[in-house]
Molecule: transfer RNA
Organism: Faecalicatena orotica
RNA sequence: GCUGGAAUAGCUCAGUCGGUAGAGCACCUCACUCGUAAUGAGGGGGUCGUCGGUUCAAGUCCGAUUUCCAGCU
Numbered sequence: 001g002c003u004g005g006a007a008u009a010g011c012u013c014a015g016u017c018g019g020u021a022g023a024g025c026a027c028c029u030c031a032c033u034c035g036u037a038a039u040g041a042g043g044g045g046g047u048c049g050u051c052g053g054u055u056c057a058a059g060u061c062c063g064a065u066u067u068c069c070a071g072c073u
Base pairs, nucleotide, nucleotide: 001072002071003070004069005068006067007066010025011024012023013022019056027043028042029041030040031039049065050064051063052062053061
């Protein structure tokens, strides 16, 4: 230098044919307990790496770009 893949909640990851973004763990509150853990119920938390384009509508499609991983040279 070229090719492919990844980037979504604090962490690990889903997300269908383009139609208002979810799970588990963690965190907070409550119940239970003499107390803690466990368990149960509820809650908060996201400009979907960045910029632009297409579209009535983009995490998803298109272009550029950043970082990381793998391969090739």